[in-house]
The prediction has a mean pLDDT of 81. The RNA shown here (c-di-GMP-I riboswitch aptamer) has 88 nucleotides. The model forms 95% of the base pairs in the Rfam consensus. It matches the Rfam family "c-di-GMP-I riboswitch aptamer". Rfam links the family to the GO term cyclic-di-GMP binding. About the family: GEMM was predicted in a large-scale screen for bacterial structured RNA regulatory elements.

RNA sequence: UAAAUACGAUGGCAAACCCGUUGAAAAACGGGGACGCAAAGUCCCGGUGUCUAAUCGAUUUUUAUCGAAUGAUCGACCGACUGCAAUU
Repeated sequence: UAAAUACGAUGGCAAACCCGUUGAAAAACGGGGACGCAAAGUCCCGGUGUCUAAUCGAUUUUUAUCGAAUGAUCGACCGACUGCAAUU
RNA backbone atom coordinates (compact mmCIF):
# COMPACT_ATOMS: atom_id res chain seq x y z
C1' U A 1 0.00 0.00 0.00
C1' A A 2 -3.87 -3.66 -1.30
C1' A A 3 -7.34 -7.45 0.05
C1' A A 4 -10.07 -10.13 3.75
C1' U A 5 -12.87 -10.85 8.57
C1' A A 6 -14.18 -13.85 13.87
C1' C A 7 -13.01 -11.40 18.35
C1' G A 8 -15.27 -4.25 18.45
C1' A A 9 -12.43 -0.42 22.27
C1' U A 10 -13.52 2.85 29.64
C1' G A 11 -14.91 4.89 22.00
C1' G A 12 -19.21 5.83 17.94
C1' C A 13 -24.36 5.62 15.85
C1' A A 14 -29.48 4.76 17.63
C1' A A 15 -35.13 1.11 15.52
C1' A A 16 -39.87 0.70 17.84
C1' C A 17 -42.28 3.55 21.48
C1' C A 18 -43.17 8.28 24.57
C1' C A 19 -42.91 13.86 24.96
C1' G A 20 -42.08 18.58 22.37
C1' U A 21 -41.37 21.50 17.75
C1' U A 22 -41.88 21.93 12.30
C1' G A 23 -44.72 20.18 8.03
C1' A A 24 -50.54 19.51 3.78
C1' A A 25 -48.69 14.71 4.36
C1' A A 26 -44.82 11.32 4.05
C1' A A 27 -41.45 12.59 7.39
C1' A A 28 -37.64 15.57 9.86
C1' C A 29 -35.38 17.84 14.22
C1' G A 30 -34.61 18.05 19.87
C1' G A 31 -35.08 15.14 24.60
C1' G A 32 -35.90 10.28 26.66
C1' G A 33 -35.22 5.19 25.03
C1' A A 34 -32.19 0.66 22.69
C1' C A 35 -34.08 -3.15 18.20
C1' G A 36 -30.01 -3.31 15.89
C1' C A 37 -25.36 -1.34 13.02
C1' A A 38 -18.15 -2.26 11.41
C1' A A 39 -19.53 2.45 7.62
C1' A A 40 -26.57 2.75 10.69
C1' G A 41 -20.42 8.25 7.94
C1' U A 42 -21.55 11.60 3.23
C1' C A 43 -24.26 11.71 -1.63
C1' C A 44 -31.78 10.72 -3.20
C1' C A 45 -28.12 17.01 -7.58
C1' G A 46 -25.70 8.75 -9.28
C1' G A 47 -29.39 4.56 -10.66
C1' U A 48 -33.63 1.65 -9.14
C1' G A 49 -37.45 1.10 -5.57
C1' U A 50 -40.79 2.67 -1.65
C1' C A 51 -43.92 6.48 1.06
C1' U A 52 -46.67 11.09 0.66
C1' A A 53 -49.76 14.58 -2.77
C1' A A 54 -49.49 20.78 -0.51
C1' U A 55 -49.58 21.99 -5.73
C1' C A 56 -50.81 20.92 -10.84
C1' G A 57 -53.73 18.06 -14.35
C1' A A 58 -57.93 14.81 -15.63
C1' U A 59 -62.89 13.01 -14.43
C1' U A 60 -67.76 14.87 -12.90
C1' U A 61 -70.05 12.46 -8.45
C1' U A 62 -67.44 18.10 -6.49
C1' U A 63 -65.96 18.06 1.79
C1' A A 64 -64.99 13.06 -4.10
C1' U A 65 -61.89 9.75 -7.38
C1' C A 66 -57.54 9.05 -10.40
C1' G A 67 -52.57 10.52 -12.21
C1' A A 68 -47.99 13.22 -11.60
C1' A A 69 -42.45 15.07 -7.22
C1' U A 70 -41.11 19.74 -7.18
C1' G A 71 -41.57 16.68 -0.99
C1' A A 72 -39.41 12.37 1.90
C1' U A 73 -36.50 7.82 2.64
C1' C A 74 -28.95 5.99 2.25
C1' G A 75 -31.86 2.03 9.26
C1' A A 76 -34.74 0.04 1.02
C1' C A 77 -31.07 -2.14 -2.59
C1' C A 78 -27.01 -1.17 -5.86
C1' G A 79 -23.19 2.39 -6.77
C1' A A 80 -19.58 6.49 -5.70
C1' C A 81 -16.44 9.02 -2.06
C1' U A 82 -14.27 9.14 2.88
C1' G A 83 -12.95 6.93 7.75
C1' C A 84 -11.85 3.40 12.52
C1' A A 85 -9.84 -0.79 16.96
C1' A A 86 -7.77 -5.60 16.27
C1' U A 87 -6.09 -9.78 13.40
C1' U A 88 -4.48 -12.36 8.87
It was read from a public genome assembly, where an Rfam model found it.